[in-house]
RNA sequence: GGGCGACUAGCUCAGUUGGGAGAGCGCCAGCUCGACAAGCUGGAGGUCGUUGGUUCAAUUCCAACGUCGCCCACCA
Numbered sequence: 001g002g003g004c005g006a007c008u009a010g011c012u013c014a015g016u017u018g019g020g021a022g023a024g025c026g027c028c029a030g031c032u033c034g035a036c037a038a039g040c041u042g043g044a045g046g047u048c049g050u051u052g053g054u055u056c057a058a059u060u061c062c063a064a065c066g067u068c069g070c071c072c073a074c075c076a
Stems, first nucleotide, its partner, number of pairs: 001072007010025004019056001027043005049065005
C1' cells in the first nucleotide's frame, strides 16, 4: 500500500423485505429465608464508532473517516 471482517446497555452478543432498540450475565429495589446463596417480581442503564448522503422514515442502504483483528504485497 491492497483486500476482508468487527464496532449496538457495564461485559458477552442478537437484531436483513428499511418503520416496536432487545437477550443473557452484572447493577438497584422488593418478596422469600433464622442468615447467605439460589429463586421470584419489578426497575435503572443506549447520541446503535464518527460525519455526510439516499429516503416520508436508517442499527439496517451508500460514501468517507476512526479504532481493533485477519490475509496479501513491498521495504528494511

Annotation
RNAcentral holds the sequence, with entries from ENA and MGnify. Predicted 3D model of a 76-nucleotide RNA (transfer RNA) from a Thermoleophilia bacterium. The coordinates come from a structure-prediction model, not an experiment, and the mean pLDDT is 80. It matches the Rfam family "tRNA". Rfam links the family to the GO term triplet codon-amino acid adaptor activity. RNAcentral records the identical sequence in 6 taxa. Lineage of the source: Bacteria > Bacillati > Actinomycetota > Thermoleophilia.